[in-house]
Context: one part of a larger RNA
Molecule: small-subunit ribosomal RNA, central domain
Organism: Garcia nutans
RNA sequence: UUUUAUAUAAAGCAUAUGUAGGUGGGUUUUUAAGUUCACCAUCAAAUCCCAGGGCUCAACCCUAAAUAGGCAGUGGAAACAGCCAUGCUGAAGUAUGGUAGGGGGUAGAGGGAAUUUUUAAGGAGCAGUAAAAUGAGUAGAGAUCUGAAAGAACAUGAACGGUGAAAGCACUAUGCUGGGCCAACACUGACACUGAGAGAUGAAAGCUAGGGAAGUGAAUGGGAUUAGAUACCCCAGUAGUCUUAGCAGUAAACGAUGGAUACUAAAUGUUGUGCGUAUCGACAUAUGCGGUGCUAUAGCUAAUGCGUUAAGUAUUCUACUUGGGAAGUACAUUUGCAAGAAUGAAACUC
Numbered sequence: 001u002u003u004u005a006u007a008u009a010a011a012g013c014a015u016a017u018g019u020a021g022g023u024g025g026g027u028u029u030u031u032a033a034g035u036u037c038a039c040c041a042u043c044a045a046a047u048c049c050c051a052g053g054g055c056u057c058a059a060c061c062c063u064a065a066a067u068a069g070g071c072a073g074u075g076g077a078a079a080c081a082g083c084c085a086u087g088c089u090g091a092a093g094u095a096u097g098g099u100a101g102g103g104g105g106u107a108g109a110g111g112g113a114a115u116u117u118u119u120a121a122g123g124a125g126c127a128g129u130a131a132a133a134u135g136a137g138u139a140g141a142g143a144u145c146u147g148a149a150a151g152a153a154c155a156u157g158a159a160c161g162g163u164g165a166a167a168g169c170a171c172u173a174u175g176c177u178g179g180g181c182c183a184a185c186a187c188u189g190a191c192a193c194u195g196a197g198a199g200a201u202g203a204a205a206g207c208u209a210g211g212g213a214a215g216u217g218a219a220u221g222g223g224a225u226u227a228g229a230u231a232c233c234c235c236a237g238u239a240g241u242c243u244u245a246g247c248a249g250u251a252a253a254c255g256a257u258g259g260a261u262a263c264u265a266a267a268u269g270u271u272g273u274g275c276g277u278a279u280c281g282a283c284a285u286a287u288g289c290g291g292u293g294c295u296a297u298a299g300c301u302a303a304u305g306c307g308u309u310a311a312g313u314a315u316u317c318u319a320c321u322u323g324g325g326a327a328g329u330a331c332a333u334u335u336g337c338a339a340g341a342a343u344g345a346a347a348c349u350c
Base pairs, nucleotide, nucleotide: 006319007304008303012318014201015200017198021194022193023192025088028085031082034080035077036076037075038074039073042070043069051063052062053061054060092188093187094186096183097182098181099180103177104176106175107174109172110171111154115149116148117147120144126135162169163168206247207246208245209244210243211242215241216240220236221235222234223233258317259316260315261314262313263312266295268293269292270291271290272289273288274287276285277284299306300305323350324349325348332343333342334341335340
């Protein structure tokens, strides 16, 4: 470079923003770099191809002719795409009016249950399991009552529901703030899509330095079980889990499905928001736009299945794959406090 793929066989970056680059709506012009047509020059000879001829044929030799293609030059063409201008509204965006939401950050405030503790009264059991034992209890437990403290998480409502780029986000109310959707159609007028590098965000566990510690709980101790039991079960329990300031940068980070745009039967839920009919109103019914489910036609698929939220039909940009193992290893580089992370082979073997 050409080609084939990427839900499950190898393969979509964890996610979005965005630089270079690539690609890009409709009208009328300019130009002619791309494109295309014609002519011309050249691409040594030999060789190849082809026509004729010469060795008795052939190999071989001689003579003549010629295409495609490449790279230049000259002159045309102007549909396509590029450039120059024009100016359009459908893409995109701004403003206006609404609207739903666990979207985000931070501060103080409020709430109930369990745990611990205090008071009262009480007097033998409690806890735990398949069954037990360790454990805790006459120094008064458990059950019941009164008051108090601290930390962490928020039952029900709750949904196949909402929201966010993803990770994620849920007790109540308040202050700050981002994005989406709908309506009407005022404004800008292609301002767009993607995106190598790059910077940003990124669960849990982990690390550093302070704080905090109710419950839970790697490690660890004990009790069981067992042939053993470094486990599953039980009693305890440190780090951690929480918070502040940093680091780290990975997950089956999953829809195992990259982003954008257009097109292609239907049925039925649900959520946000319009509009028509009807109605006192709610419900209902018809219909539009934006999400989210489920069935299914065509089509696709090796099959499972996907199926207007495509894995269908197309365009465009990007990442990535090329037999299994060795191996996400070695070496080297970058990065990190470290643990590690990123990039990433080969010999050999089947």